RNA sequence: GCUGCAAGCUGCGCUAUCGUGUCCGCCGUUGGCGGAUAAGGAAAGUCCGGACAGCUCAGAGCAACGCACCGGUUAACAGCCGGCUUCUCCACUCGUGGAGAACGAGACAGUGCCACAGAAAAUAACCGUCCGCCUCAGGCGGAUAAGGGUGAAAAUGUAGUGUAAGAGACUACGGGCUUCUUUGGUAACAAAGUAGCGGGGUAAACCUUGCGUGCUGAAAUGCCAAAUAUACCAGUGCCUGAGGGCUGCUCGCCUGAGCUGGGUGGGUAGGCAGAUGGAGGCAGGCAGUAAUGCUUGUCCCAGAUAAAUGAUAGCGCUUUUGUUCGUUGAGCAAAAGACAGAAUCCGGCUUACAGGCUUGCAGUUUUU
Numbered sequence: 001g002c003u004g005c006a007a008g009c010u011g012c013g014c015u016a017u018c019g020u021g022u023c024c025g026c027c028g029u030u031g032g033c034g035g036a037u038a039a040g041g042a043a044a045g046u047c048c049g050g051a052c053a054g055c056u057c058a059g060a061g062c063a064a065c066g067c068a069c070c071g072g073u074u075a076a077c078a079g080c081c082g083g084c085u086u087c088u089c090c091a092c093u094c095g096u097g098g099a100g101a102a103c104g105a106g107a108c109a110g111u112g113c114c115a116c117a118g119a120a121a122a123u124a125a126c127c128g129u130c131c132g133c134c135u136c137a138g139g140c141g142g143a144u145a146a147g148g149g150u151g152a153a154a155a156u157g158u159a160g161u162g163u164a165a166g167a168g169a170c171u172a173c174g175g176g177c178u179u180c181u182u183u184g185g186u187a188a189c190a191a192a193g194u195a196g197c198g199g200g201g202u203a204a205a206c207c208u209u210g211c212g213u214g215c216u217g218a219a220a221u222g223c224c225a226a227a228u229a230u231a232c233c234a235g236u237g238c239c240u241g242a243g244g245g246c247u248g249c250u251c252g253c254c255u256g257a258g259c260u261g262g263g264u265g266g267g268u269a270g271g272c273a274g275a276u277g278g279a280g281g282c283a284g285g286c287a288g289u290a291a292u293g294c295u296u297g298u299c300c301c302a303g304a305u306a307a308a309u310g311a312u313a314g315c316g317c318u319u320u321u322g323u324u325c326g327u328u329g330a331g332c333a334a335a336a337g338a339c340a341g342a343a344u345c346c347g348g349c350u351u352a353c354a355g356g357c358u359u360g361c362a363g364u365u366u367u368u
Stems, first nucleotide, its partner, number of pairs: 001364010012316007020038008040339001044350002047348005052217004059251004064213005069083005084104001085102008105208002110206002112202003126148002128144007156174006176197003180193005221273004232262005243255004280299008317337009
């Protein structure tokens, strides 16, 4: 220098014409004219957390769902920041350093499962070893987890004692787990000591433990306007309580004369608020390792409701391709410029993204 990957930032510009939503002003007011303003980093997926609103401000139990090392941050969180532990990789001065990952409580409560191979996948005898008997090649019974073999995983490692052979059966030294104590740390945890234990893994299997969650969701909800009409039949109920509301169920609570099915006929189907000034954006300072917080200045930045935010042309910019001149480069022509599009709002997460810029890592080539 080139290529690839990852992270972060950015994500075409100007002019003209026509057209659209909202707001403001004016006019001759079912409209017209003028001015201002008009998508995003993800507006997306609707996954998590809140604000807000209603249901009796929110009852009890069960069920269901969610979370799961510690601390901080925040309105809140399953997010973010910092740390701890475990695992993987790399480096060397060999016990430290660096990078990355973790749905990181419990497998002595119980149940289930552990492919293939293997005798056996958890109340282990296939070969081997040892003992006894029959027999004398061998067979039968028993003991044995030291050795072999299988496997991702085979019952704590080494040495000794012990024994028929063996075995944590026993001893010493290690290693692992648990209790307690001391020290350091806010804590998770670490180090040292003490006492005890030894039959694996799997909870992204059921499950158990702890903590948390009332339900619904902007089509929430409040209000205005408009229009109102029920004939008939059946069932059921009228305080001995039908029906309705509160959560999926049970209870409990509130309400209290209709309700359900069939069937005839009629009315309305508009508007306002919610709704865009907010945990708001930008710039600076301070505190903090950081997430973040405090503070100063400044700015106002879509608000539609079948749903506006667009189209065309020209010029420019970037990239690619072709072509001409041709050392570097320059000119001309053509094509392309992504993902996507507000709908109550906000904080996160995840996913999509042409091209450009920055940083890091890996590979490769050339020169010095």
This is a predicted structure of a 368-nucleotide RNA (Bacterial RNase P class A) from a Chitinophagaceae bacterium. The prediction has a mean pLDDT of 77. It matches the Rfam family "Bacterial RNase P class A". About the family: Ribonuclease P (RNase P) is a ubiquitous endoribonuclease, found in archaea, bacteria and eukarya as well as chloroplasts and mitochondria.